[in-house]
RNA sequence: AACCCAUCACGACCGGCUGAGGGACAGGCCCUUUGAAGCCGGGGCAACCCGCGAAGACGCUUUCGCAAGGUGCCAAGUCCUGCGGAGAUUCGGUUUUGAAUCGCCGGGAGAUGGGUC
Numbered sequence: 001a002a003c004c005c006a007u008c009a010c011g012a013c014c015g016g017c018u019g020a021g022g023g024a025c026a027g028g029c030c031c032u033u034u035g036a037a038g039c040c041g042g043g044g045c046a047a048c049c050c051g052c053g054a055a056g057a058c059g060c061u062u063u064c065g066c067a068a069g070g071u072g073c074c075a076a077g078u079c080c081u082g083c084g085g086a087g088a089u090u091c092g093g094u095u096u097u098g099a100a101u102c103g104c105c106g107g108g109a110g111a112u113g114g115g116u117c
Stems, first nucleotide, its partner, number of pairs: 002116007013042005021031003025082004043074003047071003051066005078109001083106003087102005
C1' cells in the first nucleotide's frame, strides 16, 4: 500500500518560534495578521488496542468502571452536500409531467483504531 471489521450527533487548549494559509477532494459555507498551516514545550479528551477490576455469556465474547501504557484526537454533526431510494410540504399545472425546501434510510468517499498480509 491492499483487504476485513468497528466507530465517527459527545468530549478536549495554554504558551514560544514562524509568517499566510487552512477546513481530505469538488461545490458551498466557515476559520484565520485579534496570527493560518508547521515545529517546540506543557496541558487536556477518551475512540480502539493493551493492563486491572466487576457483572454476564458458556460450541459464545457482551456491558460497566478504573488507569492513561500504544496510537489517536483537542472550531463548526465526518462543517453541509456529492450516488441511490421512498416520503412530507410548497409552487406551477387540463392531462402527462416539472421545480424548490425539509428531514429519514442505504451506499460511495474520508478519518481513526484493531486484525490479516